[in-house]
RNA sequence: GCUGGAAUAGCUCAGUUGGUAGAGCACUUCACUCGUAAUGAAGGGGUCACAGGUUCAAGUCCUGCUUUCAGC
Numbered sequence: 001g002c003u004g005g006a007a008u009a010g011c012u013c014a015g016u017u018g019g020u021a022g023a024g025c026a027c028u029u030c031a032c033u034c035g036u037a038a039u040g041a042a043g044g045g046g047u048c049a050c051a052g053g054u055u056c057a058a059g060u061c062c063u064g065c066u067u068u069c070a071g072c
Base pairs, nucleotide, nucleotide: 001072002071003070004069005068006067007066010025011024012023013022019056027043028042029041030040031039050064051063052062053061
């Protein structure tokens, strides 16, 4: 340099054919307990890496760019 993949919550990852962004763990509160853990209930947390474009509507499609992984 070329080709292909990845980037979504603190972490690991889903998100189908474009139609109101989710799970597990973690965190906070409450219940339970002499107390802790475990368990149960509730809750907070997201400019979907970044910048544009298409569209009534974009995490999803298109372009650029950054980082990263693999191959050549």

This is a predicted structure of a 72-nucleotide RNA (transfer RNA) from an uncultured Bacilli bacterium. Rfam family: tRNA. Rfam describes the family as follows. Transfer RNA (tRNA) molecules are approximately 80 nucleotides in length. It is annotated as a transfer RNA. It was read from a public genome assembly.